[in-house]
Predicted 3D model of a 1171-nucleotide part of an RNA (large-subunit ribosomal RNA, half B) from Candidatus Methanohalarchaeum thermophilum. It matches the Rfam family "Archaeal large subunit ribosomal RNA".
Context: one part of a larger RNA
RNA sequence: CCAACCUGAGGGAAAUCGGCAAAAUGGCCCCGUACCUUCGGAAUAAGGGGUGCCUACUCUACUAGGAGUAGGUCGCAGUGACUAGGAAGCUCGGACUGUUUAAUAAAAACAUAGGUGGUCGCUAGCCCGAAAGGGUUAGUACGGCCAUCGAAUCCUGCCCAGUGCGGGCACCUGAAAACCCGGUACAACGGGGAGAAGGGCCCGUAAACGGCGGGGGUAACUAUGACCCUCUUAAGGUAGCGUAGUACCUUGCCGCUUAAUUGGCGGCUUGCAUGAAUGGACAAACAAGAGCUUCACUGUCCCCAGGUUGGAUCCGGCGAACCUGACUCUCUGGUGCAAAGUCCAGAGUUCCCCAAUGGGAAGCGAAGACCCUAUGGAGCUUUACUGCACCCUGCCGUUGGGCUGUGGUCCCAGAUGUACAGCGUAGGUAGGAGGCGUCGAAACCCUGCCGCCAGGUAGGGCGGAGCCAAUCAUGGGACACUACCCUUCUGGAACCGCAGCCCUAACUCUGCGAAGAGAACAUCGGUAGGCGGGCAGUUUGGCUGGGGCGGCACGCCCCUGAAAAUAUAUCAGGGGUGCCCAAAGGUCGGCUCAGGCGGGACAGGAAUCCGCCGUAGAGUGUAAAGGCAAAAGCCGGCCUGACGGCGUCCUGCUUGGUAACGGACGUCGAGACGAAAGUCUGGCUUAGCGAACCUCCGUGCCCCCUCAAUAGGGGCCGGAGCUGACAGAAAAGCUACCCUAGGGAUAACAGAGUUGUCUCCGGCAAGAGUCCAUAUCGACCCGGAGGCUUGCUACAUCGAUGUCGGCUCUCUCCAUCCUGGCCGUGCAGCAGCGGCCAAGGGUGAGGUUGUUCGCCUAUUAAAGGAGAUCGUGAGCUGGGUUUAGACCGUCGUGAGACAGGUCGGUUGCUAUCUAUUGGGGGUGCUUGGUUACCUGAAGGGAAGGUGGCUCCAGUACGAGAGGAACGAGCCAUCGGCACCUCUGGUCAAGCGGUCGUCUGAUAAGGCGUAGCCGCGCAGCUAUGUGCCAGCAGAUAAGGGCUGAAAGCAUCUAAGCCUGAAGCUGCUCCUGAAAAUAGGUGACCAUAAAGGGUUCCUCUAGAAGAGAGGAUUGAUAGAGCCGGGGUGUAAGCAUCAAGCUAACGCGAGAUGUUUAGCCCGCGGCUACUAAC
Repeated sequence: CCAACCUGAGGGAAAUCGGCAAAAUGGCCCCGUACCUUCGGAAUAAGGGGUGCCUACUCUACUAGGAGUAGGUCGCAGUGACUAGGAAGCUCGGACUGUUUAAUAAAAACAUAGGUGGUCGCUAGCCCGAAAGGGUUAGUACGGCCAUCGAAUCCUGCCCAGUGCGGGCACCUGAAAACCCGGUACAACGGGGAGAAGGGCCCGUAAACGGCGGGGGUAACUAUGACCCUCUUAAGGUAGCGUAGUACCUUGCCGCUUAAUUGGCGGCUUGCAUGAAUGGACAAACAAGAGCUUCACUGUCCCCAGGUUGGAUCCGGCGAACCUGACUCUCUGGUGCAAAGUCCAGAGUUCCCCAAUGGGAAGCGAAGACCCUAUGGAGCUUUACUGCACCCUGCCGUUGGGCUGUGGUCCCAGAUGUACAGCGUAGGUAGGAGGCGUCGAAACCCUGCCGCCAGGUAGGGCGGAGCCAAUCAUGGGACACUACCCUUCUGGAACCGCAGCCCUAACUCUGCGAAGAGAACAUCGGUAGGCGGGCAGUUUGGCUGGGGCGGCACGCCCCUGAAAAUAUAUCAGGGGUGCCCAAAGGUCGGCUCAGGCGGGACAGGAAUCCGCCGUAGAGUGUAAAGGCAAAAGCCGGCCUGACGGCGUCCUGCUUGGUAACGGACGUCGAGACGAAAGUCUGGCUUAGCGAACCUCCGUGCCCCCUCAAUAGGGGCCGGAGCUGACAGAAAAGCUACCCUAGGGAUAACAGAGUUGUCUCCGGCAAGAGUCCAUAUCGACCCGGAGGCUUGCUACAUCGAUGUCGGCUCUCUCCAUCCUGGCCGUGCAGCAGCGGCCAAGGGUGAGGUUGUUCGCCUAUUAAAGGAGAUCGUGAGCUGGGUUUAGACCGUCGUGAGACAGGUCGGUUGCUAUCUAUUGGGGGUGCUUGGUUACCUGAAGGGAAGGUGGCUCCAGUACGAGAGGAACGAGCCAUCGGCACCUCUGGUCAAGCGGUCGUCUGAUAAGGCGUAGCCGCGCAGCUAUGUGCCAGCAGAUAAGGGCUGAAAGCAUCUAAGCCUGAAGCUGCUCCUGAAAAUAGGUGACCAUAAAGGGUUCCUCUAGAAGAGAGGAUUGAUAGAGCCGGGGUGUAAGCAUCAAGCUAACGCGAGAUGUUUAGCCCGCGGCUACUAAC
């Protein structure tokens, strides 16, 4: 010194983020118990009293025992030890018991009972699984699952526009298959109708996701605004609560609490950004939850002291790890990649060991977790991109039979067909001159159907033999007849669908089976459309005075920068561009502008006309620059060269190469204008733009299927569609749960540089100060210093230099807060104000807050500022910030985010070197040694600092009120050194009391923190006691003397005198290792003297050391005496409340007894040990 403990005077939370830790309380019995309340609690509330032992008795009990009454008695203390709640009040959040991050978070988080919504009728729904199969469940809606809120109580407002979810469905859209049409004839292919889920559309739904405004005016004081107006929305926040775990401003304002309160509580409330099951408000009970207060209590503190045990230390034994480039001797200043033991300069340094401390080695530990970068990774999210599972739906297969209705195709039978003309209702074409009829013609009657209303047709009756055609007309043609076909209709058959029903045998289910239920559905498989963060793979640009946000400095053009060739950077400065024009183009010809002056009807400053001057002051589509006058400007004529093909060069890209774009030049062809020379490859020039893949278009050619045709495909040429991150991926976010590789190429802390900002000073002096710039204050403007603020830079550090504040401890600066010495004053005195010198000493305690800072309280002489890696975490703390958990507000669809708030949240290291503080050992110097003393280089200290009172003196001063000083004395406080007589503390030396238990009982003891309690010598200690003058010298500011320069004046120039707590010295301490290594005295000894060890010890001590003693001896022990501590031993005797069979029992008391026991102290004494 550390760890674990014990005790503590006086004060009692002043300590601290915070009563952390500790202390206190504690058992049982009796009395007594508030607010509030869900009536259960709260409650052991709070608070108070009792508690041992002995004797006798009462009640109860089978016993052990329990409850009580009376009397006696001891102690500081009777749950005597152990065991064993501190209490109360206010608030927040959570109702409660419970659960949770094994190893930094126990919580306000999770859960919970309860509320609500949704879904599901059982072969259910949900979940696991590739499936088989399984769970819920051998349960059945009073059930299961999903979601949300979170007991109870009072409640739960408005909004369906958005996004979801549910429902509807006239209409729109809607894939494949099938169907129809086209496709030369098959197919590819194209088109069409019908049409599923889904979507559009409509309705509903918020205890679904969610959302819930602004402006202006108004009442007879003012203020406010019941009221009114207006914009706007899907609706505009209701009840409540409210500076909140939510409020930025903010330490809001008021009140209470306190001496003082960024805290707490109660109100108000303009709520940055409260608010109703993302639940709102309230609330008894509960808690290792958060905040505040009071009482009790205390070493948390003022302010530390003593003690115990175990370490450390020393001895013996055994014996690791971290770490280690080298050398090593440090300090100060400098330099240097800007923070050096090693470089430079200076200074210091004799060598070694031991114990400590932790300033430095930008100490060790871990390729920084913050930040940035990477065409790195991962986890998560979503209306990122692209997919997949699941689910919904259509079609096909598994898949069969029948019926009804309906639709389509095809077949059969029958019917049907009126333009005009024509006797008539002529479907078309071909054949055709006959056909039909007693197997019943015409005519008539009845009925059905059709109808263009003329009639046609079918059946029946009657009838009993004829009717029709060709021929005429019409026209394309005659139903006389036959065959084929068309339109429409009727009936029937077959096939294919659609809707519904029935069946049973596939298939499914129940069942051991028999059988039953369902049933061509479902299941399963294939295919197509929809939905689809449930799952998966990925992407999520660059520049950048770090990154992000912002911007585009990311493609082009002009000017400046740009330094007189060209080229040239910055998130440098000033601008422009992503077009426009069929004329604003080509050519030929003509003309001259802006402005000014003079003149001219309306006519004016300005209309149009005339004249003169007019190098450009105009115009030129568009920025700027460079250009331009019989033009490049303005006007007119005729035109399309704004044309097709080919080539070279320039630019892009100074300087190897490079795409598109843009431009210049040439040539061929066809042209325009001009008399011609000629000009014309768009626009006065320099900006106005885009690769490949893919698709489309044009024209012509070529190729393939192909012998030919259509269609399709491919190639060449030209054109169009675009990548603006503009030489061109198809692409959103979060990460504090994070990871990797790297970077001091790049940020945050600290350093360095700089110093705008900051702090301080100065110059000038407008003005204020009644007058008067300068007693005091001092604008505008100007010049500096510092390196404490905040910035800037990105130089060192990212294979790590621990980050705010506090505590502790030390040194320094002065721009001085106090104390000291002075000057001025708008200084009478007192008290002030301003300034000069001065850094010796001092500069404190509290309330709130994590705070630094600040505000406040009471003191004070004063409560100064700053630095030392914003000194100090291998010294402490860990309240704040800044990991992981969680809540609120706000933002975000979300994952999540917030220099917004809030609760919680691991601080490693045995010291090698150096440094510092101490303790020792060698050697040197003295040329042997012992001993005593001195000098004093050098070093250290503050050894003192400050205040109050009294006298001076109610004096000086002052009208008064008030009211000093020099000097002297006495105290106090802070600081320092020393001590233990006193006062206290401690005192595991000691003595005593006492509880439990054990040694059978007594006596005497062990253990229980030393069991607990009381007292306590020596020692050590503070809170106790003692002490801590001044003088001299040289100075600062200042005051002066003499005194010139400058015949005066002048403190100064020469000279001289003064003058401070400051400087130096004396006084105090260390100090011959002061290498210039000093000096004096006494004694011993010339090879000894002397020294050391061993031995007995100590008021000395970590080890060493130091001091004493060693028989010629009181060094230690023992003994005795003295002086102390405790408090009256044991044994014996007597007494004792009572009980008694008078034998005895009996807590305890008295006497013997100022006893017994003990002593680190003093003295005596050689008994023991110094051999």